RNA sequence: GGGCGUUUAGCUCAGCUGGCUAGAGCGCUUCCUUCACACGGAAGAGGUCACUGGUUCGAGUCCAGUAACGCCCAC
Repeated sequence: GGGCGUUUAGCUCAGCUGGCUAGAGCGCUUCCUUCACACGGAAGAGGUCACUGGUUCGAGUCCAGUAACGCCCAC
């Protein structure tokens, strides 16, 4: 330098063929339970969906570019 893949909550990941309000598990906070902790139960907070632009009535999803990371090839 070329090709491919990944990027969504603190972490690990879903999200199909574009459709209303973006989800799960773990973790976190509060409460109940306990002498206390753990377990268990209830409620809650937390996201500019990597970034910039484009297409569309409508984008996490499609297109282009950029960045980071990984794999392969070349030098």
This is a predicted structure of a 75-nucleotide RNA (transfer RNA) from a Planctomycetota bacterium. The prediction has a mean pLDDT of 81. The source organism's lineage runs through Bacteria, Pseudomonadati and Planctomycetota. The sequence is in RNAcentral, with records from ENA. Its Rfam family is "tRNA". Rfam classes the family as a transfer RNA.